[in-house]
Context: one part of a larger RNA
Molecule: large-subunit ribosomal RNA, domain II
Organism: Emticicia soli
RNA sequence: CCCUACGAGUUACGGUCACCGGCAAGAUUAAGUAUUUCAGAUACGAAGUCGAAGCGAAAGCAAGUCUGAAUAGGGCGAAUAGUCGGUGGCUGUAGACGCGAAACCUUGUGAUCUACCCAUGGUCAGGUUGAAGGUUGGGUAAAACCAACUGGAGGACCGAACCAGUUAACGUUGAAAAGUUUUUGGAUGAACUGUGGGUAGGGGUGAAAGGCUAAUCAAACUGGGAAAUAGCUCGUACUCUCCGAAAUGUAUUUAGGUACAGCGUCGAGGUUGAGUUAUGUCGAGGUAGAGCUACCAAUAGGAUGCGGGGGAGUCAAAUCCUACCAAAUUCUGAUAAACUCCGAAUGCGACAUAAUAUACUCGGCAGUGAGGGCUUGGGUGCUAAGGUCCGAGUCCAAAAGGGAAAGAACCCAGAACUACAACUAAGGUCUCUAAAUCUAUACUAAGUUGAACUAAGGAGGUCUGAUUGCAGAGACAGCCAGGAUGUUUGCUUGGAAGCAGCAAUCAUUUAAAGAGUGCGUAACAGCUCACUGGUCGAGCGAGGCGGGCAUCGAUAAUAAACGGGCAUCAAGUAUAGUACCGAAGUUUAGUCAAGAGAUAAUCUUGGGUAGGAGAGCAUUCUAUUUGCGGUGAAUGUGUGCUGUGAGGCAUGCUGGAGCGGAUAGAAAAGCAAAUGUAGGG
Numbered sequence: 001c002c003c004u005a006c007g008a009g010u011u012a013c014g015g016u017c018a019c020c021g022g023c024a025a026g027a028u029u030a031a032g033u034a035u036u037u038c039a040g041a042u043a044c045g046a047a048g049u050c051g052a053a054g055c056g057a058a059a060g061c062a063a064g065u066c067u068g069a070a071u072a073g074g075g076c077g078a079a080u081a082g083u084c085g086g087u088g089g090c091u092g093u094a095g096a097c098g099c100g101a102a103a104c105c106u107u108g109u110g111a112u113c114u115a116c117c118c119a120u121g122g123u124c125a126g127g128u129u130g131a132a133g134g135u136u137g138g139g140u141a142a143a144a145c146c147a148a149c150u151g152g153a154g155g156a157c158c159g160a161a162c163c164a165g166u167u168a169a170c171g172u173u174g175a176a177a178a179g180u181u182u183u184u185g186g187a188u189g190a191a192c193u194g195u196g197g198g199u200a201g202g203g204g205u206g207a208a209a210g211g212c213u214a215a216u217c218a219a220a221c222u223g224g225g226a227a228a229u230a231g232c233u234c235g236u237a238c239u240c241u242c243c244g245a246a247a248u249g250u251a252u253u254u255a256g257g258u259a260c261a262g263c264g265u266c267g268a269g270g271u272u273g274a275g276u277u278a279u280g281u282c283g284a285g286g287u288a289g290a291g292c293u294a295c296c297a298a299u300a301g302g303a304u305g306c307g308g309g310g311g312a313g314u315c316a317a318a319u320c321c322u323a324c325c326a327a328a329u330u331c332u333g334a335u336a337a338a339c340u341c342c343g344a345a346u347g348c349g350a351c352a353u354a355a356u357a358u359a360c361u362c363g364g365c366a367g368u369g370a371g372g373g374c375u376u377g378g379g380u381g382c383u384a385a386g387g388u389c390c391g392a393g394u395c396c397a398a399a400a401g402g403g404a405a406a407g408a409a410c411c412c413a414g415a416a417c418u419a420c421a422a423c424u425a426a427g428g429u430c431u432c433u434a435a436a437u438c439u440a441u442a443c444u445a446a447g448u449u450g451a452a453c454u455a456a457g458g459a460g461g462u463c464u465g466a467u468u469g470c471a472g473a474g475a476c477a478g479c480c481a482g483g484a485u486g487u488u489u490g491c492u493u494g495g496a497a498g499c500a501g502c503a504a505u506c507a508u509u510u511a512a513a514g515a516g517u518g519c520g521u522a523a524c525a526g527c528u529c530a531c532u533g534g535u536c537g538a539g540c541g542a543g544g545c546g547g548g549c550a551u552c553g554a555u556a557a558u559a560a561a562c563g564g565g566c567a568u569c570a571a572g573u574a575u576a577g578u579a580c581c582g583a584a585g586u587u588u589a590g591u592c593a594a595g596a597g598a599u600a601a602u603c604u605u606g607g608g609u610a611g612g613a614g615a616g617c618a619u620u621c622u623a624u625u626u627g628c629g630g631u632g633a634a635u636g637u638g639u640g641c642u643g644u645g646a647g648g649c650a651u652g653c654u655g656g657a658g659c660g661g662a663u664a665g666a667a668a669a670g671c672a673a674a675u676g677u678a679g680g681g
Base pairs, nucleotide, nucleotide: 001681002680003679004678005677006676011094012093013092014091015090016089017088018087019086020085021084022083023082026050027049028048032044033043034042035041036040054061055060064076065075066074067073097235098234100232104225105224106223108221109220115199116198117197118196119195120194121193122192123191124189126158127157128156129154133150134149135148136147137146138145162186163185164184168181169180170179201217203213204212205211238616239615240614241613242612243611248261249260250259251258252257262368263367264365265364266363267362268361269360275356276355277354278353279352280351281350282349283348289342290340291339297335300332301331302330303329307325308324309322310321311320312319371396372395373394374393375392376391377390378389379388380387401412402411403410416591417590418589419588421587422586423585427581428580429579430565431564432563436578438577439576440575441574442573443572449567450566457552458551461549462548463547464546465545467542468541469540470539478535479534480533481532482531484508485507486506489503490502491501514529518527519526592606593605594604595603596602617670619667620666621665622664623663624662625661626660627659628658636653637652638651639650640649641648642647
């Protein structure tokens, strides 16, 4: 992992609602007794229960009563339908749909493991060191002291047995539920060890690690309370039909639970037709926007300048000055969720008309009370987030189909069933791949682009528009020639001659030529430009302005972001157009079901999680009835037929003795899941 068997809303007694039945202002018996085919029934049995009257705390009164001073007002009642039984839904008490704790309490059993203790025994090769004491000698007044020898102490040394378990490797479904090998520590001691005994669970024991207390220890093990409790997790078994949610509000020792409301479903009900949509009319309102010499608050620049600062003046002042600050006023500009002189759209309310078929009330049963994405109005955050919190809408959730390569919620579109029919939507039509290598006109050269995505800024890319200047009286570019004189302007300076710097920047000759655009020299010189003529022969310019498409800017971990191939007057981009393809959409033909309708015709409807409601299939047993079976029952395994489905029927082989149909009834009544249980593979 698979197969087979087993495996989860049951039962009792109460309550409540619906339906079915009996009787009805009444309904009903319980225990028990009697009879009887001994198992159900029948008869008797009125004790009791519910109802027929309520109100009040009660006395009590009574279709009323209580409150109250009240004959007021108000509360609860009265104008009748109940009761007994059956079935079903839900609920209460019980283990109460099944499995599952960690724990708590209690009776006992354990110290043959291990901790400590008691009693009594046992064990420690060999080697080394050489304490005290002693003896002898020396030494002293006597001592102390010194030397040699003797002696044999020690939680002394080295190291086997023994005990331990430091290091590394192996082992890790092991040889072993803690070991093996290497290496290491102790090894006369607080040593190790045999046997017998003691301490017991909130207790023991502990050279103390929460260690050990029989492979179990922050409270052992066994039986019992006990099916502890589990707002938690998992699982909960056949079919079809109709409808179909919620993830919100309030409260909660409450936040992953629950109560009430909201939203679903089923049944019943009645009215002045309430609900929804559209159009019209009339309303309330202070949002978007806008505005602010209309308030309030804030605000940039200017004008004017109350007052102040600074300076002058003076004994003190008056007075005067000001690139200063600045109230108030005013001009221009201009901000606001908690500003408003103003002010929509939408939404909301009322009425009218039209369309449609809901809406509401009562009762049974729920589920939901983790929501999420997108568009949009806002708060928060960084005008960050697949962020978070509200409002409006939509979709997913609970929605399949087509498109977006692939994708919960983006675009199109809501699947009852059948069809090798047609038309379309979004999106597409070179090929993969159904359909245009379609028509017309432009642009792009970057493979830009071809369905995620980018800026400031740079740039004789290229196309295009407008404005403006020059141009056959010859422009622009090129080429030829000129580009001069006063003058080396004045000053400065060592020098300053167009060209270090300062000032000025005139005049002359001219077709034209700056007291000079750049290079250059120590200073000159030299080259060049502006400007002019000639040549040439048609457009040329703007440090310009606007638009289109491209370009650089351009950086993330595979070459890896057109889906691939590949595509350049495109198969790219822009505009206009015509065909075609394209879905479970629509249409066509047929079929089924639900609702309305009259059981017709006909019309409408039939995606669906939680959940509500309805109708059925199958299994076992019982009762009644009717059948089959050794000429082969059940079972197993094939085949065929049949029903919308759960299923049913027939038949071949197998098998070898029981088994069905119909109508009712009763359930140990349906398995894919529970790290389900047992067996087998």